[in-house]
RNA sequence: UAAUUAGAGUUUGAUCCUAGCUCAGGAUGAACGCUGGCGGCGUGGAUAAGGCAUGCAAGUCGAAUGCUGCACUGUGUACAUGAAUGUUCGUGUAUAGAGUGCAGCAUGGCAGACGAGGUAGUAACACGUAGGUAUGCACCCCAAAGUCGGGCAUAACUCGCCGAAAGGCGAGAUAAUUCCCGAUAGUCUCUUCGGAGUAAAGAUUUAUCGCUUUGGGAGCAGCCUGCGGGAUAUCAGCUAGUUGGUAGGGUAAUGGCCUACCAAGGCAAUGACGUCUAGGGGAGGUGAGAGCCUGGCCCCCACCGAUGGUACUGAGACACGGACCAUACACCUACGGGUGGCCGCAGUCGAGAAUCUUCCGCAAUGGGCGAAAGCCUGACGGAGCGACGCCGCGUGAUUGAUGAAGUCCUUCGGGACGUAAAGAUCUUUUAUGAGGGAGGAAGUUUAUUGACGUUACCUCAUGAAUAAGGGGCUCCUAACUCUGUGCCAGCAGGAGCGGUAAUACAGAGGCCCCAAGCGUUAUCCGGAAUCACUGGGCGUAAAGGGUGUGUAGGUUGUUUUGUUAGUCUUUUGUGAAAGCACCGGGCUUAACCCGGGACACGCAAAAGAAACGGCAGGACUAGAGGGUGCGAGAGGUGUGCGGAACUCAUGGUGUAGGGGUGAAAUCCGUUGAUAUCAUGGGGAACACCAAAUGCGAAGGCAGCACACUGGCGCAUUCCUGACACUGAAACACGAAAGCGUAGGUAGCGAAUGGGAUUAGAUACCCCAGUAGUCUACGCCCUAAACGUUCUUCUCUAGCUUUUCGGAGUAUCGACCCUCUGAGAGGCGAAGCUAACGCGUUAAGAGAAGCGCCUGGGUAGUACGAGCGCAAGCUUAAAACUCAAAGGAAUAGACGGGGACUUGCACAAGCGGUGGAUCAUGUGGUUUAAUUCGACGCUAAACGAAGAACCUCACCAGGGCUUGAAACCUAGUUGAAGAUACCCAGAAACGGGUAUCGCCGCAAGGCAAUUAGGCAGGUGUUGCAUGGCCGUCGUCAGUUCGUGGUUUGAAUUGUUCCCUUCAGUGGGGUAACGAACGCAACCCUCGUUGCCUGUUAUAUAUGUCAGGCGAGACUGCCCAGCCCUUUGCUCUUGAUUUUUUCAAGAACAGAGGGCUGGGAGGAAGGCGAGGAUGACGCCAGGUCAGCAUGACCCUUUGACGCCCUGGGCUACACACGUGAUACAAUGGCUACUACAAAAGGCCGCGACGAGGUAACUCUGAGCUAAUCCUGAGAAAAGUAGCCUCAGUUCGGAUUGAAGUCUGCAACUCGACUUCAUGAAGUUGGAAUCGCUAGUAAUCGUGGGUCAGCUAUACCACGGUGAAUACGUUCUCAAGUCUUGUACUCACCGCCCGUCAACUCAAGGGAGCUGGGAGUACCCGAAGUACGCACUUUGUGCGUCCUAAGGUAAAUUCAGUGACAGGGAGUAAGUCGUAACAAGGCACGGGUAGCGGAAGCUGUUCGUGGAAUAUUUCAAAA
Repeated sequence: UAAUUAGAGUUUGAUCCUAGCUCAGGAUGAACGCUGGCGGCGUGGAUAAGGCAUGCAAGUCGAAUGCUGCACUGUGUACAUGAAUGUUCGUGUAUAGAGUGCAGCAUGGCAGACGAGGUAGUAACACGUAGGUAUGCACCCCAAAGUCGGGCAUAACUCGCCGAAAGGCGAGAUAAUUCCCGAUAGUCUCUUCGGAGUAAAGAUUUAUCGCUUUGGGAGCAGCCUGCGGGAUAUCAGCUAGUUGGUAGGGUAAUGGCCUACCAAGGCAAUGACGUCUAGGGGAGGUGAGAGCCUGGCCCCCACCGAUGGUACUGAGACACGGACCAUACACCUACGGGUGGCCGCAGUCGAGAAUCUUCCGCAAUGGGCGAAAGCCUGACGGAGCGACGCCGCGUGAUUGAUGAAGUCCUUCGGGACGUAAAGAUCUUUUAUGAGGGAGGAAGUUUAUUGACGUUACCUCAUGAAUAAGGGGCUCCUAACUCUGUGCCAGCAGGAGCGGUAAUACAGAGGCCCCAAGCGUUAUCCGGAAUCACUGGGCGUAAAGGGUGUGUAGGUUGUUUUGUUAGUCUUUUGUGAAAGCACCGGGCUUAACCCGGGACACGCAAAAGAAACGGCAGGACUAGAGGGUGCGAGAGGUGUGCGGAACUCAUGGUGUAGGGGUGAAAUCCGUUGAUAUCAUGGGGAACACCAAAUGCGAAGGCAGCACACUGGCGCAUUCCUGACACUGAAACACGAAAGCGUAGGUAGCGAAUGGGAUUAGAUACCCCAGUAGUCUACGCCCUAAACGUUCUUCUCUAGCUUUUCGGAGUAUCGACCCUCUGAGAGGCGAAGCUAACGCGUUAAGAGAAGCGCCUGGGUAGUACGAGCGCAAGCUUAAAACUCAAAGGAAUAGACGGGGACUUGCACAAGCGGUGGAUCAUGUGGUUUAAUUCGACGCUAAACGAAGAACCUCACCAGGGCUUGAAACCUAGUUGAAGAUACCCAGAAACGGGUAUCGCCGCAAGGCAAUUAGGCAGGUGUUGCAUGGCCGUCGUCAGUUCGUGGUUUGAAUUGUUCCCUUCAGUGGGGUAACGAACGCAACCCUCGUUGCCUGUUAUAUAUGUCAGGCGAGACUGCCCAGCCCUUUGCUCUUGAUUUUUUCAAGAACAGAGGGCUGGGAGGAAGGCGAGGAUGACGCCAGGUCAGCAUGACCCUUUGACGCCCUGGGCUACACACGUGAUACAAUGGCUACUACAAAAGGCCGCGACGAGGUAACUCUGAGCUAAUCCUGAGAAAAGUAGCCUCAGUUCGGAUUGAAGUCUGCAACUCGACUUCAUGAAGUUGGAAUCGCUAGUAAUCGUGGGUCAGCUAUACCACGGUGAAUACGUUCUCAAGUCUUGUACUCACCGCCCGUCAACUCAAGGGAGCUGGGAGUACCCGAAGUACGCACUUUGUGCGUCCUAAGGUAAAUUCAGUGACAGGGAGUAAGUCGUAACAAGGCACGGGUAGCGGAAGCUGUUCGUGGAAUAUUUCAAAA
């Protein structure tokens, strides 16, 4: 300087944090689903290195050579024949040799070790990189020299033989660039430096190609070495040719490579050996990078060729398309025996989710052979198939509004698809047809030569013509509505959606994204800082080892000298090409291809530097250690001693109980307990001191003394001179419980026995009690072994308490005071932390080292290993399953937590309910129907302030269908209709008769009918709603704005003190204000002033009614208490005294608050009552009061409408609310008083008359202060009777006779009279109301209403009490605080056994299979060696060895009766363990016991609430 880094969803009521899961991106040799126009370039058997039919993939050379066949050319000889006929010529046949060409067999040379394929094996010098050398090399290049002479064979071939075949045997003949011998030897090899040994091939005709030897080059190959890159320690020890040496053999060459002998080494925690997995690299994917994952196509290397072994040939092989042997498999067979190897190109079967044509060509590039022409080449160049991938193009363009039709939605107005279509104009990429038409072609110069290829490309023609889909639309995540469905069907990556209004399912319309593709699945990277080098953590979330000593290792004070494998600089070499990135170029562009430089962070070599580090040497003292002098201490081990308590024994005194508990009982005691005294024995533990103390590494340590012994602190600055820190492994110690042996055993006390409690009680409580607890020795080795905080060092404000030292001042000395070290506490600056909190004893800022963590469960479990007598401990997984598990803090709710306060909440009282009869409502039952709703408080005399019909919604039956009522449009009519009557009928309905019958100037109105729209529904959903209401509760609460605090949810305000009925008021205060509630304002009653007025009365006047006011309050007086304050006096202290200051007391005064009393007054401490009901809670109630969304019913059998009758009134029973009673405080009879408030014209109805009465007749007055409503209220009072009984109590039930209302009193009304005269003698458990004009008691009126079931409800007045100590308890409420695992909020949450089903893993008597070895047996082919013979060879033998067999062990899988645990599953059983003090605080370790959670003993922790004391700290 440039480039470069994105998050989201999901735990909760909400928050912050931790942590996992999931998603958005890119990629693939992919597969699957739906769809599919073209071209270019790539790419395509990843599984069974499983098996393979068929064809092809390695031959070539005649200029090395032999032979055979055929064709041609010319020649010679013989015969026959023809012509000319001396001779010659032609033709045919046979034969001989020669030449040319083609084909074949064979010898020989070269090639076949390359090219092509695959990745099985291999964790290794296999690969990569950088080096080394004990080496070799056919073909190629350069240079030098040579190439002389001779010989023996053999294949093909011929003949014979064996065999089905494959093939083989024998005899005979022959050539060469085949083979052998000799000569020569500059160079070469060996050498004792004297010397010895080793070569050749020709072809052919003239120019080369060859051959032999040597040296060099190029390139290739062999061998060796450093470094680098998998997993696993639940693999810790491995190794006999093993490690080294000597000698020999072997090789191209070094070497235990091999053999003999000698020695005993070699490797390993920096991971040997073993097991599992795997070809390695260049590179590819992703990523900001560091990294992580991968190794397909292309290139380099390695390895392999059915499996295993072996050698031969050769320059090169232990050889893919060569040989031999063994094994398995397949094929042929005449059964004797043979043959084969696609992991070459195509192709086939198989297995699999899955991967192509049995194509064309050697034209190009390359390879083999050849002198060359040329031949061969499934290498290669091309084409074909597959959207498998990348890239490019197209499916048209412009215009076109009546915004067509259609579809979808709709608030019914309209909107969307949508310029989209149609229509008009235009273009022709692509596709199709026709014509033209390359480059790739170079050789050697002419000529010839193209598989692709009727190609690419160019021109023309026709015609919008041939060409669009997939996924998604709740959030993450771009994109929304309708219909259907109704926790069903289904969706889903996560959260999640679906139970009748689904933007989440299915369909449709619309929209969004990508596009010849789009989605899904699988895998990798990313996001994931979620293994953290860059770049995390460990007090409470997962995580510090129980503690120390200490080995390896890591780190290491000050100064100096030397050196330089670390480090730094420079140079050189290398890091193949391709690829990535950059620049440029070629295909119309791009993908693709070509060129160039750059890069390649690495390794090696050389030179230099010396700061840091290392190494070596010297010096120092600040780290560390030592010496000396003091000091404290429950530090450790052993021995001895002591007193209190307990228990036992004996004896004395003494008598009936003791003990124990919530209460009891078991138990002990008249054989004398308990109690008390004395004496003696025994074991365990050490009160007070004692503390927040002290010591120790931790566990832990407590009477006193002694002995032995470890560590620590201070002072001194005397000695050593870095000797230090940490610390895997190792070793030592390690509470309690437990184990072994031997003792001991007072108390306590698992197990066990008994008694209680309980539904049960394997517990809690009680009575006993074994192991154990104690000692010695030996094991065990774990704890909430905790400060849940590893060790060491350095730095960073303080204040205060305490323990142990030292110094100074002071003092005779001590105390006190100041300073300075080492410990132990509290509070706190900065800082840190998710918060809580930590804070010089860090959880702050740094350094060094070790240990540990990576979601929850499974599980600290299984298997394996080590240790242990055992119990068990240490190390330590996975399958499967869940989307959470968790930490801290917040607001609520809750607690058998706490504090405070209130309420007819309890208590104190009065009266009831629950028992009887009746009324009424409900449940249940019944019924054709007994319509519906309401169900703890907050349903049940409730909706209903009136069910005989109606009401009415229910049932039976009869009827109607545009409808009983409403609206609109259109047509028709002027009527519709009203009244009366008749017929059938239960009525409705139906049929008929008579009388009357429009308005307006007009427009029109009105009415009927018809038709079309539509009506109607007490049908469903109060969990779709509005409105209204109930409840907490007339409780005192509920909030907001701004500001402050906090990362945040939240908090402050609203907490605290005093006070109040009150969040009422005052004070204080990081709050200041405000709102809804409280109070007040409103109404009624009580006192009173003024005004107005109907009525009453004859007026005044006044009752009364209305209006406007007054009055009460925090005011006045007295007393007491508390707080604040002023003055004066006195006392004490500081100071020598005064003054002054501080503290205390008395007196007097002022202010504030509270309590009690008094005056005045009608009323006294809110005067009484009403209306008024905060934010909200209960998905509380009501769709049946009303309104209303959605759904449902309704053209002919309605869920609508009309009518008759019935039902809502039923009745074995249960519950609620009431009335009347049970009697004498009473009942009956007679007489005598005193109200208030209401109502009245379809009404109240006086007086009078009749009737025993209900009532009737008549109808004055009153639209009401006038008249009426028995208007005379009843209880009360006076007098009399009844005298304690089922009664002169009580009135149910029933009978008879009537009255009234009403179409109608049967189901089913009320009232009257007479008669009848039931239960009931004060009510079990339990439960309700009420605090004053209240309870109790007595009547009166009203609404609804024709009448009434009213004893209900709403009002009115009359008479008129008792009690409240107080807040322990019950219930409810409020405030603050505390705990919480609850938030659907304790009617919460939640644990374990058992039962049912499913799943995975481990154990398991065994059984089966695979791998790797060991020992032994046998031992093919073959090399080497030896022997024999018919000696270029054959046979036999020895060593080694593949395969095979036997045996014992090992390892990995599969399977397995059975038994045990684990996980999961809407509604199973038993209990209630945990969360609140969870009702016995919980938990860790250990032991015993029990259906189960669990219980108990012992020790430890607080991760326990509440309370009390002490200490510390803060404030006053």

The RNA shown here (small-subunit ribosomal RNA) has 1516 nucleotides and comes from a Minisyncoccota bacterium. Its mean pLDDT, the model's own confidence on a scale to 100, is 80. Its Rfam family is "Bacterial small subunit ribosomal RNA".